Notes:
Transfer RNA from a Parcubacteria group bacterium, 74 nucleotides, folded computationally. Its mean pLDDT, the model's own confidence on a scale to 100, is 80. It matches the Rfam family "tRNA". It is annotated as a transfer RNA. The sequence was found in a public genome assembly. Lineage of the source: Bacteria > Bacteria candidate phyla.
RNA sequence: GGACGAUUAGCUCAGCUGGUUAGAGCGUGCGAUUCACAUUCGCAAGGUCACAGGUUCGACUCCUGUAUCGUCCA
Numbered sequence: 001g002g003a004c005g006a007u008u009a010g011c012u013c014a015g016c017u018g019g020u021u022a023g024a025g026c027g028u029g030c031g032a033u034u035c036a037c038a039u040u041c042g043c044a045a046g047g048u049c050a051c052a053g054g055u056u057c058g059a060c061u062c063c064u065g066u067a068u069c070g071u072c073c074a
Stems, first nucleotide, its partner, number of pairs: 001073007010026004019057001028044005050066005
């Protein structure tokens, strides 16, 4: 220098060839249960979907560029 892939909650990830409210598990907080703890159950908080631009009535999803990380080639 080139090719490919990844980037979504504190962590690990899903989101089906664009469609109306962005989710799960773990973790965190509160409550119930217990003499207390653990376990279990319920509720809640937490997201500029890496960034910018474009296409579209509508974008996490498609296109372009940038950044970071990984694999491979030279």